Predicted 3D model of a 73-nucleotide RNA (transfer RNA) from a Nitrososphaeria archaeon. Its mean pLDDT, the model's own confidence on a scale to 100, is 80.
RNA sequence: GCCCUGGUAGUAUAGCGGCCUAGUAUGCGGCGCUGUCACCGCCGUGACCCGGGUUCAAAUCCCGGCCAGGGCG
Repeated sequence: GCCCUGGUAGUAUAGCGGCCUAGUAUGCGGCGCUGUCACCGCCGUGACCCGGGUUCAAAUCCCGGCCAGGGCG
């Protein structure tokens, strides 16, 4: 330098144009339970890497950039 894959709550991960108010687990906070803690149950909390484009509509498709991993030279 070229090619491929990925970037989503604090962390991990799902999401194939509309059904989504972006789901799940974990973490964190509260309540219940318990003599206390733990476990368990319920509630809450918080995220689409950045810019542009396509579209009636974009986390999703396209272009550029940044970052991470891998391959080639």
The RNAcentral record of the sequence draws on ENA. Its Rfam family is "tRNA". The family's RNA type in Rfam is transfer RNA. Its family is annotated with triplet codon-amino acid adaptor activity in the Gene Ontology. The same sequence occurs in records of 2 taxa.